[in-house]
RNA sequence: GGCCCAUUCGUCUAAUCGGUUCAGGAUACGGCCCUCUCAAGGCCGAGAUACGGGUUCGAGUCCCGUAUGGGCUACCA
Numbered sequence: 001g002g003c004c005c006a007u008u009c010g011u012c013u014a015a016u017c018g019g020u021u022c023a024g025g026a027u028a029c030g031g032c033c034c035u036c037u038c039a040a041g042g043c044c045g046a047g048a049u050a051c052g053g054g055u056u057c058g059a060g061u062c063c064c065g066u067a068u069g070g071g072c073u074a075c076c077a
Stems, first nucleotide, its partner, number of pairs: 001073007010027004019057001029045005050066005
């Protein structure tokens, strides 16, 4: 240099072959309830599709580029 793979809430993870998604769950976090107090438990809340484009009626999902990480491979006079 070339090729391939991965990237979703703080963390872990789901989302059929593109169609019920202003994206679900767990945990952590915040609030409330409960309790003499704490823990546990119950209820509620906020929180993400790496970034930029394209295709499409419709994109987390398909295509291109970039970034980061990983793998394979070529060159090295």

Transfer RNA from a Planctomycetota bacterium, 77 nucleotides, folded computationally. Its mean pLDDT, the model's own confidence on a scale to 100, is 84. Rfam family: tRNA. NCBI's taxonomy places the organism under Bacteria, Pseudomonadati, Planctomycetota.